[in-house]
Context: one part of a larger RNA
RNA sequence: GGAUGAACGCUGGCGGCAGGCUUAAUACAUGCAAGUCGAGGGGCAGCACGAAUAGCAAUAUUUGGUGGCGACCGGCAAACGGGUGCGGAACACGUACAGAACCUUCCUUCGAGCGGGGAAUAGCCCGGAGAAAUCCGGAUUAAUACCCCAUAGUAAAUUGAAAAGGCAUCUUUUUAAUUUUAAAGAUUUAUCACUUGAAGAUGGCUGUGCGCCUGAUUAGGUAGUUGGCGGAGUAAUAGCCCACCAAGCCUUCGAUCAGUAACUGGUGUGAGAGCACGACCAGUCACACGGGCACUGAGACACGGGCCCGACUCCUACGGGAGGCAGCAGUAAGGAAUAUUGGUCAAUGGACGCAAGUCCGAACCAGCCAUGCCGCGUGGAGGAUGAAGGUCCUCUGGAUUGUAAACUUCUUUUAUUUGGGAAGAAAUGCAUUUUUUCUAAAGUGCUUGACGGUACCAGAUGAAUAAGCACCGGCUAACUCCGUGCCAGCAGCCGCGGUAAUACGGAGGGUGCAAGCGUUAUCC
Repeated sequence: GGAUGAACGCUGGCGGCAGGCUUAAUACAUGCAAGUCGAGGGGCAGCACGAAUAGCAAUAUUUGGUGGCGACCGGCAAACGGGUGCGGAACACGUACAGAACCUUCCUUCGAGCGGGGAAUAGCCCGGAGAAAUCCGGAUUAAUACCCCAUAGUAAAUUGAAAAGGCAUCUUUUUAAUUUUAAAGAUUUAUCACUUGAAGAUGGCUGUGCGCCUGAUUAGGUAGUUGGCGGAGUAAUAGCCCACCAAGCCUUCGAUCAGUAACUGGUGUGAGAGCACGACCAGUCACACGGGCACUGAGACACGGGCCCGACUCCUACGGGAGGCAGCAGUAAGGAAUAUUGGUCAAUGGACGCAAGUCCGAACCAGCCAUGCCGCGUGGAGGAUGAAGGUCCUCUGGAUUGUAAACUUCUUUUAUUUGGGAAGAAAUGCAUUUUUUCUAAAGUGCUUGACGGUACCAGAUGAAUAAGCACCGGCUAACUCCGUGCCAGCAGCCGCGGUAAUACGGAGGGUGCAAGCGUUAUCC
C1' cells in the first nucleotide's frame, strides 16, 4: 500500500447492486417448510345445490341425485429441492482413464401384447379395553391392491450334441430338447394409462494411475493381515464375509502413530515465483439429538419414515405415552459480533394430475443493518466597507480567518408535494378464424402481477432538507499562541514532557480523506 462475512469509537443525506451467527454440530416455545390424483376404488363425516315428505308459513326430516370431498384402500412423489461442515488425511476431493463384472422408476425411439377366473382386506357397521396415545374381537364390501390360468422371446435356468481353445476342473461359439416368467383399466370415444422386449439418454455402482497439511522429541507396523482355492453374499467386482492352504504385505522415496482439516472451480495479495484463504455463487463429499440396524422402493440404510440402546425435554388419571429447527422465521444461551415469528405462487423451477388446478419458507419479492462496492448531493455566478467577531504580531497600526460572510442574481439533482404510470406475460383456459374428417398446428380476441401506484415521466414551491473524522517533531502532507512543568499525559518506531514543549491539554490556523473517518484484529 492492498484486502476482510469483520468489530469498536465519533459522525451520518439519498439511491443502485451485493452481503449478513466466523462463537455453542448448544437447547429449543409457536407457526409454516410435501403433497397430489374422484378420469384407479368402496363410499359420504362436513359444506353447497336439487328432489321428496310433514307443515298455512318459518322450518324440520329424509335422500349420494349433483358439485365436490373428511377419513380409508390404491398409485406416484416424498432418495429432489433446502440446511450445516460434525466426521474424514481417505480413491473423500481434483484430474486422466477403464469396466467382457453391473443396475437404472419416470423420459425418448423402435417392436409386440392387453384373454379368462378367484380369494381376501381397510373403510362403513356391531361389540369391547384405555385418562390419552392407541389397541382388540365379530360381521360385511371394492379396486389400476393381491393371487391363479392362458398367450409370449432377441429373457433366465437345466440337460444333450458338435466345433475351437486349454495339462485339467473348464471356457467360448453353434444347435436341439425341457422348464419358468406379463398385463388394468378409466373417461367427456380418441385419448390417457397398463404389460413385455430392444436401443438411447440420465443417474448410480466398481476399479486403476497421478496430485492432495504438519510432526522422527512418532521407526517399525500388520493375523482377515497379503495371496490362492472353494463357497456365502451383492445389481455387480472384491477378505466384503466364511472354511481350508501358503506366509506373506507395507515401510527412511517416511509405513505406523499423533495433531490439524470438508475438497475443488476459485478468492486475497504480489512484477512474477510464491504465500495465505476456501464466506457468498457453482460442482463433489459427509452428516441430520449421540450410536447401531434393517424395511419399503428404480433409487435410502432415508433431515420433517421405522426399530433398538443412550442422554435430554414434555404429558399422565402413575397403568402408560410423546419429541428431535445443521429447513424458513423466531426464542434462550454463548459472543466483540450478524436481520422479519413479513408477502406471493405473478415469473423460474419441482411433485401430482388428461386437464382445470392443488401444494411448494425452493424461488421471486418486501423489511432491518453505511457491512462492502459503485453513483449522486449538501448549491452555482457575481460580490472588498477586504464588515463585525476570533487568533497572532514590532499593538493610534498591521497580518490572517477571507470571496469566506452579508448583499444581488441564477438553478432545483435531491428532499417535500400534485398528477400520470410501466416492462417483467410467455403460456394455460375460453371464444373464434384458417389448413384439417377428427386429432393436431398456426393466427386473433378475452383472461392472469406478490413486488406496486414501485421504477420511471411531467408539473409546483423554495437555497430551501443534508459534513464529518483523523492528523499537523521525523518517517509523513500540514505551525503558532496559551496552560502544564519528568507532573498530567502522548507513543507505530525513533522518542517527547524537569518554566520560552511546532511531540502533553486547549484555542486559532493548516493538511488529508469524505458519508464517512479513525482504531483494533487477521492475510499478502
Molecule: small-subunit ribosomal RNA, 5' domain
Organism: uncultured Bacteroidota bacterium